[in-house]
RNA sequence: ACUGCAGGCUAUCUUAUCGUUCCGGUUCGCCGGGAAGGAAAGUCCGGACACCGCAGCGCAGCGUAGCGGCUAACGGCCGUCCGCCGAAAGGCGAGGACCAGUGCAACAGAAAGAAUGUACAGGUAAUGCUGUAGUGAAAUCAGGUAAACUCUACGCGGUGCAACGCCAUGUAUACCGGCUUUUAAGGGUUGCGCGCCCGAUGCCGGAGGGUAGGCGGAUAGAAUCAGACAGCAAUGUCUGGUCCAGAUAAAUGAUAAGAACCCUCAGGGGGACAGAAUCCGGCUUAUUGCCUGCAUGUUAU
Numbered sequence: 001a002c003u004g005c006a007g008g009c010u011a012u013c014u015u016a017u018c019g020u021u022c023c024g025g026u027u028c029g030c031c032g033g034g035a036a037g038g039a040a041a042g043u044c045c046g047g048a049c050a051c052c053g054c055a056g057c058g059c060a061g062c063g064u065a066g067c068g069g070c071u072a073a074c075g076g077c078c079g080u081c082c083g084c085c086g087a088a089a090g091g092c093g094a095g096g097a098c099c100a101g102u103g104c105a106a107c108a109g110a111a112a113g114a115a116u117g118u119a120c121a122g123g124u125a126a127u128g129c130u131g132u133a134g135u136g137a138a139a140u141c142a143g144g145u146a147a148a149c150u151c152u153a154c155g156c157g158g159u160g161c162a163a164c165g166c167c168a169u170g171u172a173u174a175c176c177g178g179c180u181u182u183u184a185a186g187g188g189u190u191g192c193g194c195g196c197c198c199g200a201u202g203c204c205g206g207a208g209g210g211u212a213g214g215c216g217g218a219u220a221g222a223a224u225c226a227g228a229c230a231g232c233a234a235u236g237u238c239u240g241g242u243c244c245a246g247a248u249a250a251a252u253g254a255u256a257a258g259a260a261c262c263c264u265c266a267g268g269g270g271g272a273c274a275g276a277a278u279c280c281g282g283c284u285u286a287u288u289g290c291c292u293g294c295a296u297g298u299u300a301u
Stems, first nucleotide, its partner, number of pairs: 001298002003295007012259007020035006037273001041284002044282005049160004056194004061156005066080005081095001082093004096151002101149002103145002118133005164216004173207001175206005186198004223242008261270003
C1' cells in the first nucleotide's frame, strides 16, 4: 500500500421567484409555519387500535428450544457457555430427547445389525469362544443422524383501516322455500367436536331491486434530541428542550445564481438505492460518499 472485519455519520447545501398541498390567523386583500426514507421496499415476525352474542374445554394445526437478562411484545436484541467456519479481527447457530417408537447410511468390505465370519493366532467336549489384520464415516445384542418422521416442555381466539363508526340519498322486499310461538330448522364462535349464545312475525336460505355520496378513524407518540446517573451491554431512570406529511387517486415541484464534494491538464461533466397511505418495534434485501477502530493473509521498502 492492497485486502478483510466491526461500528458511526451522511444521502448535497444556501438565496430568490413562481407553483401544489395541509395547519393556524384573517380587515377575505392576504400573512405565518410545515410537507417523502434509512431503508418509505419485502409483507417475514411482534404489537397498539377496531370489531366479533362467549373469546370456555378438548383435538388438530402452528411457533419456539443451552443459561441469564432487556423489551409493550417477538421467531427480535444484549451478555455468556458450547459447537462450527475463518490465518486473524470476527461471523454463524440448525443448541431439549436416539433405552418411547419408526426410518436412513451409496461405494468398499465376508458381512452394515440382536447381522456377519475373509486371513492369521490362541482356546474349547463343541460352537466366531477370544484377539489382531483388512474394507469403510461407522464392524461390542454397536455407534451416528431428529433443518429425518416423531416424542417432551412452553406458548398461540380470529379478522384486519378496503378494520370500524356516523349521517344523507334511494328502491321492492311485491316474491319463493324452511322453522317456530314450550321443545326448533338454521346461524355465530379460524378447522373439527363438546359447551355456550342468537332465534317469538321473527330468523335462515334463494332470487331480485336500490345506493356506492359525505364526515370521522388520520397522526402528541411504547415519539424524538441533549446531558447526568445505574449497568459489561441491550436498556432503564431523572432533568431540560422540540413538535417534524396526512393526501384520498393520490400534493411534497420547476427555474435562476452561487457554494461544497467527486472525475478531468483545462474546458467540461457527475452524484447511488430509491418514494409515504392506520401507526409503532424488529428482521431481511438494495445502495453513494466519508470517518474511526481492529486484523496481518499478500506485495514492496

Model confidence (mean pLDDT): 77 of 100.
This is a predicted structure of a 301-nucleotide RNA (Bacterial RNase P class A) from Robertkochia aurantiaca.
Taxonomically the source falls in Robertkochia (Bacteria, Bacteroidota, Flavobacteriia, Flavobacteriales).
Rfam family: Bacterial RNase P class A. The family's RNA type in Rfam is ribozyme.